[in-house]
Context: one part of a larger RNA
This record gives sequence, C1' cells and structure tokens, in this order.
RNA sequence: CUGGGCGUAAAGCGCGUGUAGGCGGUUCGUUAAGUCAUAUGUGAAAUCCCUCGGCUCAACCGGGGAAUGGCAUAUGAAACUGACAAACUGGAGUACCGAAGAGGGGGGUGGAAUUCCCGGUGUAGCGGUGAAAUGCGUAGAUAUCGGGAGGAACACCUGUGGCGAAGGCGGCCCCCUGGUCGGAUACUGACGCUGAUACGCGAAAGCGUGGGGAGCAAACAGGAUUAGAUACCCUGGUAGUCCACGCUGUAAACGAUGGGCACUAGGUGUCCGGGGUAUUGACCCCCUGGGUGCCGUAGCUAACGCAUUAAGUGCCCCGCCUGGGGAGUACGGUCGCAAGAUUAAAACUC
Repeated sequence: CUGGGCGUAAAGCGCGUGUAGGCGGUUCGUUAAGUCAUAUGUGAAAUCCCUCGGCUCAACCGGGGAAUGGCAUAUGAAACUGACAAACUGGAGUACCGAAGAGGGGGGUGGAAUUCCCGGUGUAGCGGUGAAAUGCGUAGAUAUCGGGAGGAACACCUGUGGCGAAGGCGGCCCCCUGGUCGGAUACUGACGCUGAUACGCGAAAGCGUGGGGAGCAAACAGGAUUAGAUACCCUGGUAGUCCACGCUGUAAACGAUGGGCACUAGGUGUCCGGGGUAUUGACCCCCUGGGUGCCGUAGCUAACGCAUUAAGUGCCCCGCCUGGGGAGUACGGUCGCAAGAUUAAAACUC
C1' cells in the first nucleotide's frame, strides 16, 4: 500500500461553528468533460508467454505469433456522473399560533444552618474516640434566650424528571438572550450532509492581579494507633474553595459507543405537545408527534450483551488503530508566566 477493524481486546478527536475538499432529492432539455463502442497510429529491440525450428539433448540461439498499464487522433452512443439551462416540492429553511424547561448572562432579594461578636440566664464541665489524649472552660465554657456581623450553599419539592453541543445547569423575583417541540396554512426552491487546516467553548486542580474568607480543608503542627505510622482516627490549621478580570486546555471530558439520512416485530413506564372519545370536569380509554428509561423478535456479537435512542441492514463524510515494554517518553517544533499541554520517535528488549 492493499486489507481488517475502533462498547469491554489496540482504536471515536472533550464538544461545537465552519473554510477547502468529499458526497448529494425529483422532472425535462442541451452538451459530451468523465464513461462506453469501433477504427487508425503508436506502445523500439531484447526479455516474459505460445508455437515451429538449429546446435546429438539442454542451457543457448533463430523464425513466427501473442502480449504490452497505456497514450494520441477520428467517428459514434447518451443510460449513469459532471457542466449549462428550465422547472418541481418530498430534503433544508422562513413566517404564523401555541407549549415545556436547574439552557446562558446581569441585577435584586429570602429563610434555615454553621461560625464569630455583644447582652441575659446558669455552673463545672465541654468536646472527641474503638478507647483516649492533644484542644476548649471558673478571665465563666458547653447548654439556653435575645440582638448583631459575615461568607458560602440553597433542605423539602427532587423524579432511570427537565434543559444544554459538550463541559455542565437547582431558593425566589426582575431584565437581556440562545436552542427545542407541537399544530395548521402560506412562502423560498436543494439553499443539503460531513468537515482536513482554522476559530470558539471547555469540570476540577493550578497560575497572575485585586478583592473576599463563614464552613470545609491539601501543606503544616500537635494528640492517638503502631514494631514503625512521614497514613487511616482526633484537635487545630494555611493555600485553596467564593467574586472580578486574564491565563491554563486537561479528565474514567464515559453511553469507555463520531456526525447525517433511510430501512427493519412488538410490549411497558415516564416527560412535553396535538387530535378523538367520554363526561361537561380534572380523570379514564383510543390515535398521533418529539424526548427519556426498562423488557424483548429477527439480525448482529468472541462472549458479555446490543436490539426503531442498534452494537441490525445500507449509503455519505470525518477521526483513529496495526504485538507488549521502552513511551504518550526523548529530541525538535508550536503554545504557556509557570506548572505543563500538544505534535511525537528510535536504540534496545520479550
């Protein structure tokens, strides 16, 4: 390279927007670039293959034929692909009427709880553990009542519930704002799918500057445990956790399952819509669209399992894998303030 693969064996980029490129619905016409047919020319000889012959055979040599990825020209075909032109509405989108939602950003606000401060009551303990001790407390703690300060998080509702591309999102109210779904018409007329490079978003921890700091808590200190205990347990406790702005760009970033379209038994739960039936009333029952779960047929799978939310059957596009270790390392490049990230080998070894 040709292949074969990527849920768990190596392998789906963390996620999106989108450039080039690849691929692309229905009908008619034109064209003839691709495609196909025929003809001509060319494709040196030798070699290879077939056949006949010459050295006694063979190697070797000679004659003839075939073959030669192809290329060029001419004539022709027009189904398919392309190009051009015209048209269509089923893909895609727009308008309209409704609907649900922790989707995002900003501002405001509420109650419970912890801690601290002040005051009252009150007295000897409290706290903590397997048991203790360190610790706190007669300078009045713990407990309890009243008042105050401050920060962070939002119990119940809460649900294999909802929303979001992913990361993720949860008190309440207001403002700004994205997406999705259903319904019935009208409109645009293939405007689509994917997506190398690129760009953007991206948990936690970490970094920079400035704030903030209640609780929790790496590091650290002490007390225990232990043979030891740089741990697990306990008492403290600083970064950090929070906010603003900037950086970092990683993860078991997981459904360990890239995106799109089409097709292929059903049953059942639930969320958000629509229609019917019913009763006037929410409910029940039937049909239907969109999500989200469970079970299961065919089929698939090494098995486990997957199974209309496919890991089934097909098509299109991208990414990735190619024995284990060395190694996601070294070197170099790029990025970063740094930490490091990214791209990514080889010797050697089994």